[in-house]
RNA sequence: CUGUUAUCCAGAGAAGUGGAGGGAAUAGGCCCUUUGAAGCUUCAGCAGCAGGCUCACCCGGGUACUGUGCUAAAUCCUACAAGCGGAGGCUUGGCAGAUAAUCG
Numbered sequence: 001c002u003g004u005u006a007u008c009c010a011g012a013g014a015a016g017u018g019g020a021g022g023g024a025a026u027a028g029g030c031c032c033u034u035u036g037a038a039g040c041u042u043c044a045g046c047a048g049c050a051g052g053c054u055c056a057c058c059c060g061g062g063u064a065c066u067g068u069g070c071u072a073a074a075u076c077c078u079a080c081a082a083g084c085g086g087a088g089g090c091u092u093g094g095c096a097g098a099u100a101a102u103c104g
Base pairs, nucleotide, nucleotide: 001104003102004101005100006099007098008097013043014042015041016040017039021032022031023030026079027078028077029076044071045070046069049067050066051065052063053062054061055060075096080093081092082091083090084089
């Protein structure tokens, strides 16, 4: 980097530094932000994917020690297809993306 599998309407922020952007990319919308964005550091927290431990017994449950991940808004919403609706729009699927584990 590619593929595969699973999940993505739940959950969880303070301080320091920094100084203008940010919400993946393109477009549109909407939103956050000098009452301080991104990034970085520290501490805290959430979750429970894999390993560990453990209860069970072959299903599965618990724990949070280890490796990751995450801590505005559904992956912020839409984009493509199908169906439904008079319409606003709704539902399902797909694409793209994120995370974990794993093959090459």
Molecule: SAM riboswitch aptamer (S box leader)